[in-house]
A computed fold for a 91-nucleotide RNA from a Desulfobacterales bacterium, annotated as c-di-GMP-I riboswitch aptamer. The sequence was found by an Rfam model in a public genome assembly.
Order: sequence, then C1' cells, then structure tokens
RNA sequence: GCUCGAUAAAGGCAAACCACUUGAAAGGGUGGGACGCAAAGCCACUGGCCUAAGUUCUGGAAUAACAGGAUAAGGCGGCAGGGUUGCCGGG
Repeated sequence: GCUCGAUAAAGGCAAACCACUUGAAAGGGUGGGACGCAAAGCCACUGGCCUAAGUUCUGGAAUAACAGGAUAAGGCGGCAGGGUUGCCGGG
C1' cells in the first nucleotide's frame, strides 16, 4: 500500500419508544433508552424516498373562504452508488 472482518481487546455510534424543544410539514436538536452498526465518521454529488409553507394551475359568480393537482428552494447519509478521512485485528 492492497484486501478481508472469523476471533479478541480498547473505545465509538445509537433504531423503536418516552420527555422537553424547534419546524407549515417531512424532519431536526437535547436528555433518557438500545434494535442494530466496522465507517451507523464527514460531504446532498447521482439515483431513490419523505414533506409541500411558499409558488403555480384547476374548481368556486369571485380578486374571498374552502377543496384538489403540480412543484424543493425543505429534508432522509440507519436506502443504493460516489467522494473523502480513519481505530483494532487477520491475510
């Protein structure tokens, strides 16, 4: 340097759920809690997925209320790929 994660050790992260908090929502943050994780460290670059405040279209007698459709500039890295850094051990 490449490759692998059967075994061991030191440590790390933390799903669901609960409380508080933030947000229009999806979701995020903090604490508790552990289903799991060898990159479950970091980056929304590609695909995918979630949401739709705003915008826009349609309905509405109407520029109003209301209802419906489309849409990411909002998110998900614990969905796949890519980029990048890295602990321990085997080969």